The RNA shown here (Bacterial RNase P class A) has 370 nucleotides and comes from an uncultured Bacteroidota bacterium.
It was read from a public genome assembly, where an Rfam model found it.
The model forms 94% of the base pairs in the Rfam consensus.
It matches the Rfam family "Bacterial RNase P class A". By type it is a ribozyme.
Model confidence (mean pLDDT): 75 of 100.
RNA sequence: CUACAAAACCGGGUUAUCGCCUAUAGAAAUAUUGGAGGAAAGUCCGGACAGCAUAGGGCAGCGCACUACCUAACGGGUAGGUCCCCGUAAAACGGGAACAGACAGUGCCACAGAAAAUAACCGCCCCCCGGGGUAAGGGUGAAAAAGUAGUGUAAAAGACUACGUUAUGCAUUGGUGACAAUGAAUAAGGGUAAACCUUGCGCGCUGAAAUGCCAAAUAAGCGGACGAUUGACGGCGGCUCGCCGGAGUCCGUGGGUUGGCAGCUAGAGGUGUUGCGCGAGCAGCAUCCCAGAUAAAUGAUAGCCGUUACCCGCCAUAGCUUUAGCGAAGGCGGGUGAAACAGAAUCCGGCUUACAGGUUUUGUAGUUUU
Numbered sequence: 001c002u003a004c005a006a007a008a009c010c011g012g013g014u015u016a017u018c019g020c021c022u023a024u025a026g027a028a029a030u031a032u033u034g035g036a037g038g039a040a041a042g043u044c045c046g047g048a049c050a051g052c053a054u055a056g057g058g059c060a061g062c063g064c065a066c067u068a069c070c071u072a073a074c075g076g077g078u079a080g081g082u083c084c085c086c087g088u089a090a091a092a093c094g095g096g097a098a099c100a101g102a103c104a105g106u107g108c109c110a111c112a113g114a115a116a117a118u119a120a121c122c123g124c125c126c127c128c129c130g131g132g133g134u135a136a137g138g139g140u141g142a143a144a145a146a147g148u149a150g151u152g153u154a155a156a157a158g159a160c161u162a163c164g165u166u167a168u169g170c171a172u173u174g175g176u177g178a179c180a181a182u183g184a185a186u187a188a189g190g191g192u193a194a195a196c197c198u199u200g201c202g203c204g205c206u207g208a209a210a211u212g213c214c215a216a217a218u219a220a221g222c223g224g225a226c227g228a229u230u231g232a233c234g235g236c237g238g239c240u241c242g243c244c245g246g247a248g249u250c251c252g253u254g255g256g257u258u259g260g261c262a263g264c265u266a267g268a269g270g271u272g273u274u275g276c277g278c279g280a281g282c283a284g285c286a287u288c289c290c291a292g293a294u295a296a297a298u299g300a301u302a303g304c305c306g307u308u309a310c311c312c313g314c315c316a317u318a319g320c321u322u323u324a325g326c327g328a329a330g331g332c333g334g335g336u337g338a339a340a341c342a343g344a345a346u347c348c349g350g351c352u353u354a355c356a357g358g359u360u361u362u363g364u365a366g367u368u369u370u
Base pairs, nucleotide, nucleotide: 001366002365003364004363005362006361007360008359009358010357012305013304014303015302016301017300018299020035021034023032024031025030037341041352042351044350045349046348047347048346049207050206051205052204061203062202063201064200065199066080067079068078069077070076081099082097083096084095085094100198101197105196106195107192108191109190121138122137123134124133125132126131127130147163148162149161150160151159165188166187167186168185170183171182172181173180174179211262212261213260214259221253222252223251224250225249226248233245234244235243236242269288270287271286272285273284274283275282276281307338308337309336310335311334312333313332314331315330319326320325321324
């Protein structure tokens, strides 16, 4: 320097003209302020907020599952533990894990194989021609009943012994803890809980088309109930009496209306800095105000600058040779292009996915020079 991988960051700048949305001022014309993102996306998880429900508890259902911490909360994050993979002489670095329980119970384990869990097909042994013993050996399989050596036996076997392995609870030490190290003891009768299940913890439901309010509309017709003086219904402050009005009143259907305001953006807010913490983060101080549309604004055109691809010309150094040319990298100028993923819709915190081009760091491989 190039390529690849991972992580973090940037995601063109500026000027002019025209145009759109919002706020403020104004009678208006108009002027000024502000105007998308790192993911605004998927709508996966968690909260704020709102309405409804709700004495408390339980069942059912759903979700989560190593530890400590962070957080408003989380299935998120940080730091660690254990196991697995890569790598190594051994480590380190790096990657991954739904990482509670398979001595509570039930179920399941394709094909092959005798047998997939109270094992006998071949083989071995005994009596004997039918039965018994045997998990050493063979073969099947993803998985076959605890490894090596010995004792033992008819042949065998953790049946027994020694060493080592694994698991469990116990003790001591270290650690906040998961856990680790050591010691002695006991056991070794497969796997599967992303099968039912058990244990522990958590969860009320719906979502901004939530919700509150204003305006408009609620006509005619049709169906039903009550009612003409034994008076429905309405008014007189809520009830009763009383008084007044009094032929309609109420419900349903039908059709009609379907605009606007609030919610709505000052917030777990941004930026800078100081302190604490390994870190995620927390606290203090200073400073800033930064979209709010409703079928939906945030754009278009042109110039200049920057990035980059290709082409041309010039300069120029290694190098090559026919000593005068060719000329990698590099510099300058000109021309032609290219520039992604995507687009707020109540607001936040995460996760996941997409992304032209560029910058930085780390790692691996290669090339050139010294």